Annotation
The RNA shown here (transfer RNA) has 72 nucleotides and comes from a bacterium.
RNA sequence: GGGCAAUUAGCUCAGUGGUAGAGUGUCCGCUUCACAUGCGGAAGGUCGCAGGUUCAAAUCCUGCAUUGCCCA
Repeated sequence: GGGCAAUUAGCUCAGUGGUAGAGUGUCCGCUUCACAUGCGGAAGGUCGCAGGUUCAAAUCCUGCAUUGCCCA
């Protein structure tokens, strides 16, 4: 220098054009003498950045950034 893949909640990930979710973690409540377990609830997101297409983009297109792998 070229190619491919990944980037979404603290962490691990789902979500192939129409209200952003799960598990886990954190906090609160119930349960217990207390802890753990269990149950219920809550907080937590500019969906890596910028632009384009579209009535509508996490999703499609382009560029850039970061990480990993391959080639030279």
Notes:
Its mean pLDDT, the model's own confidence on a scale to 100, is 83. It was read from a public genome assembly.